């Protein structure tokens, strides 16, 4: 000097004029004065809660969520630290990280064969049979002889076929049932051995995940669970349009049809009453259980939807000390920082700040012009994810150059 990685912060300020709004004070009122008034993500609605209601929220099942270990936290799918695996030269980053020997399922095509597999091309031919060929031998025949022909036996070599052996070599494929080397074999093969890998593993370190590991074993059967599934843990539901209170008004309305069973009592014998089951509703998926009410269908008709509250003092913020590797915790001190209600927090001007361009200038700088991101609270909080013009600070890594 360049290129990166991680962490933190700002992202507009000041003044004037006018406007809106919360609150306090004054005022009969109109109004006046003081003092506050959108975020780091307010966004997404993805998680976790506080809070409210459902009866006093019961019991299982289903469903859903998480998935290495140890911590933090009100809690979490978050955060911190560690382990293992992957990526990166590195600082660092990512992980959907329990189980494949409980079961089911999937892997097109190619390939002999894709998980207790398999023979396409090859290799062997030791064992067994056959054919061809050479030598020796035996017997028979032919020949005076030399030798020739046929059959049998033995041995060898080359070639071939079949029964068979093989999975080392080659091929197919994303992937082929351990790898390299030596021995062995007819040829091979963990068939045997050495090392590696794999399995078990005394013992050691660590809270643990896990790491190391004497020794033993030729060695079992790959992948996918972000496939179904199994295992462990967590989980009632609905949600501020939750709820609470006040006021007002009406019609606790009318009509038609349907409504089961048992028991007891009454009866004008039509029915009525009570009770149990049933029916319906609620416990917000279903079952049990519990509670309430008689219930179901259709038509006609009436009232209200106004106000107050919930609603902003919080698992709050800042700061110092102590403890902790850290997330964070404890203690002390200080602060109060929107609360609208169809939705306020705005508009204009000037200056400053930042960025860019132009002109002048040796430079410092001066003047002019343009622009300033993502984006707007709605009960509140802790996270995650996404968006962001421009700028600042710190630590670390790599490359190049000079000394």
């Nucleotide at each position: 000097g360049g290129a990166g990685u991680c962490g933190g912060c700002c992202g507009g300020g000041c003044a004037a004029u006018c406007g809106c709004u919360g609150u306090c004070g004054c005022g009969c009122a109109a109004g006046c004065g003081g003092u506050g008034g959108a975020g780091g993500a307010a966004a997404g609605u993805c998680c976790g809660g506080g809070c409210u209601c459902c009866g006093c929220a019961g019991g299982g099942c289903a469903g859903a969520g998480u998935g290495c270990c140890a911590g933090g936290u009100a809690a979490c799918g978050c955060c911190u630290g560690g382990g293992c695996g992957g990526c990166g030269c590195g600082a660092g980053c990512c992980g959907a990280c329990g189980g494949a020997a409980a079961g089911u399922g999937c892997a097109a095509c190619a390939g002999a064969g894709a998980a207790c597999a398999g023979a396409c091309c090859g290799c062997c031919g030791a064992a067994c049979g056959c054919c061809u060929u050479u030598g020796c031998u035996u017997c028979g025949c032919c020949g005076u002889a030399a030798g020739g022909c046929a059959g049998g036996g033995c041995a060898g070599a080359g070639g071939g076929c079949g029964u068979g052996g093989u999975a080392a070599g080659g091929g197919u494929g994303a992937a082929a049932c351990g790898g390299u080397g030596c021995g062995g074999u007819a040829a091979g093969a963990g068939c045997g051995c050495a090392c590696c890998g794999c399995g078990c593993g005394a013992c050691c370190g660590g809270c643990a995940a896990c790491g190391g590991g004497a020794g033993c074993g030729g060695c079992a059967c790959g992948g996918c669970a972000a496939a179904c599934c199994c295992c462990a843990c967590u989980u009632g539901g609905a949600g501020c349009a939750a709820g609470a209170c006040c006021a007002a008004a009406u019609a606790g309305g009318g009509a038609a049809g349907g409504u089961g069973u048992g028991c007891a009592c009454c009866u004008u014998c039509g029915g009525g009453u009570g009770u149990a089951c049933g029916a319906c509703g609620c416990g917000u998926g279903g079952c049990c259980c519990g509670c309430g009410u008689g219930c179901c269908u259709u038509c006609c008709g009436g009232g209200u939807a106004g106000g107050u509250u919930g609603c902003u003092u919080g698992a709050g913020c800042g700061u110092g000390a102590c403890g902790g590797u850290g997330a964070c915790g404890u203690c002390g001190c200080g602060c109060c920082u929107a609360g609208a209600g169809g939705a306020a927090u705005g508009a204009u001007u000037g200056c400053c700040g930042c960025a860019g361009g132009c002109a002048c200038g040796c430079a410092a700088g001066u003047g002019c012009c343009u622009g300033c991101a993502c984006a707007g609270a709605a009960c509140c909080c802790g996270g995650c994810u996404u968006a962001c013009a421009g700028g600042c600070c710190g630590a670390c890594u790599c490359c190049c150059c000079a000394u």